[in-house]
Context: one part of a larger RNA
RNA sequence: GGAUAAACGCUGGCGGCGUGCCUAACACAUGCAAGUCGAACGCCCUGCUUUCGGGCAGGGAGUGGCGGACGGGUGAGUAACACAUGGGAACCUACCCACCAGUGAGGGAUACCGGCGCGAAAGCGCCGACAAGCCCGCAUACGCUUCCUCUCGCGAGAGGGGAAGGAAAGCUUCUUCGGGGGCGCUGGUAGAUGGGCCUGUGGCCGAUUAGCUAGUUGGUGUGGUAAAAGCGCACCAAGGCGACGAUCGGUAGCUGGUCUGAGAGGACGAGCAGCCACACUGGGAUUGAGAACGGCCCAGACUCCUACGGGGGGCAGCAGUGAGGAAUUUUCCGCAAUGGAGGCAACUCUGACGGAGCAACGCCGCGUGCAGGACGACGCGUUUCGGCGUGUAAACUGCUUUUCUGUGGGAAGAGCAAGGACGGUACCACAGGAAGAAGCCCCGGCUAACUACGUGCCAGCAGCCGCGGUAAGACGUAGGGGGCGAGCGUUGUCC
Numbered sequence: 001g002g003a004u005a006a007a008c009g010c011u012g013g014c015g016g017c018g019u020g021c022c023u024a025a026c027a028c029a030u031g032c033a034a035g036u037c038g039a040a041c042g043c044c045c046u047g048c049u050u051u052c053g054g055g056c057a058g059g060g061a062g063u064g065g066c067g068g069a070c071g072g073g074u075g076a077g078u079a080a081c082a083c084a085u086g087g088g089a090a091c092c093u094a095c096c097c098a099c100c101a102g103u104g105a106g107g108g109a110u111a112c113c114g115g116c117g118c119g120a121a122a123g124c125g126c127c128g129a130c131a132a133g134c135c136c137g138c139a140u141a142c143g144c145u146u147c148c149u150c151u152c153g154c155g156a157g158a159g160g161g162g163a164a165g166g167a168a169a170g171c172u173u174c175u176u177c178g179g180g181g182g183c184g185c186u187g188g189u190a191g192a193u194g195g196g197c198c199u200g201u202g203g204c205c206g207a208u209u210a211g212c213u214a215g216u217u218g219g220u221g222u223g224g225u226a227a228a229a230g231c232g233c234a235c236c237a238a239g240g241c242g243a244c245g246a247u248c249g250g251u252a253g254c255u256g257g258u259c260u261g262a263g264a265g266g267a268c269g270a271g272c273a274g275c276c277a278c279a280c281u282g283g284g285a286u287u288g289a290g291a292a293c294g295g296c297c298c299a300g301a302c303u304c305c306u307a308c309g310g311g312g313g314g315c316a317g318c319a320g321u322g323a324g325g326a327a328u329u330u331u332c333c334g335c336a337a338u339g340g341a342g343g344c345a346a347c348u349c350u351g352a353c354g355g356a357g358c359a360a361c362g363c364c365g366c367g368u369g370c371a372g373g374a375c376g377a378c379g380c381g382u383u384u385c386g387g388c389g390u391g392u393a394a395a396c397u398g399c400u401u402u403u404c405u406g407u408g409g410g411a412a413g414a415g416c417a418a419g420g421a422c423g424g425u426a427c428c429a430c431a432g433g434a435a436g437a438a439g440c441c442c443c444g445g446c447u448a449a450c451u452a453c454g455u456g457c458c459a460g461c462a463g464c465c466g467c468g469g470u471a472a473g474a475c476g477u478a479g480g481g482g483g484c485g486a487g488c489g490u491u492g493u494c495c
Stems, first nucleotide, its partner, number of pairs: 001495004006491005013366006019359002021324001026322003030319003035066003040063002043060007073278003083202006091195002096191001098189006104138001106136003113128006144165009170183005204250003211241003216238008253275004257268004280300005302313004330356001332355003338352001339350004369399004379390004403436001404432006413422001439484005444465003450479005460467002
């Protein structure tokens, strides 16, 4: 000098765009943050209507389906195939796209509901009935799965034959009642997307850590997984790693990047983006294509309710509270846009997101007026008392209106009608009036800018050198001056 997720002191007019708990992964009141589908299913309630058969509309919990594995947060742990980059083979992939084939005939249970009962509550039990795209056989079968076998091939594998096994669900719309369409459902192939696994290479510190290792290293067999593998187990062998730093200890999420630097390099990893890990702490399984922040179970700590028998909870989601701290915001508006979930759709949900609010926290832009105006007012300071400085500075005259205030108009953002939170915002027009808007640090040398008074090694200053003990350009105040300017200085940190 540059930089900063900064803080502190003094000061502070406006706008745009960003950024905003770096500390206690400390504890959390309250509200909201994941639902949706009546075109899968039965039941209950309400309203309107009725030719009393019913019809229409709305609501509720329940069964069922899809989603809750995304999106959002945090950085605790992790020195590891966690990450980055390159390679690989033994795998899975709901929804989506393409293609082939099918969707036949039956059975069963249960929630809601009704009856009874227990409990303060959370909730629970017994009996009875009932629906479905719920559950289960049967039929059918494409080498789809498993096994056997033949041919080709070094092998991976490819082709042929045989045995056994494995499917399904309907709803809706139009109809000339024959059927057609839409959304689904089942088996298979292929794709796309997402992921699991293995591996080469790369990136911290300590040797005042030198030896480490028993499922340890390899083999056979068996189990296990979607899948290779000591992944698990039994037996056998005795291996495997290490000065090219094993093991141990410390520290740390990694990267694209960011800051600095001419570069090489050094430091960092906030915001944005990719990956990983975590969700009160530890463990476990269930469901599912896939696994668990706002699912379940167990244990623990904490906390809340209780009728003392027993129950509830998990903000490292958005706001917000307490605490910690030098320090970090609103318990805001809206689903109008983009995106997501469900739905044929209308639509519903969405603290993702779009916006507004607060903060000079940062960057950028603008303004606080412009021109004229005296041998030069007043005041203040200084003085050798003549003067000199402040100083065209002010007053005064003329002008302008960015910004400001008031009034009126008023968007784009919305691809096809309507639909805009932001927002009566941006922007535009007219009117008014210089009107409402300047500070901070420094002035001994480094380093740009000097005098007076006060003080008297005191009070104090200070980045280094050093100032102050009676004329201090270095302390304090004043006048003047220098620098930067809605900021200026200080402190911390990095280059």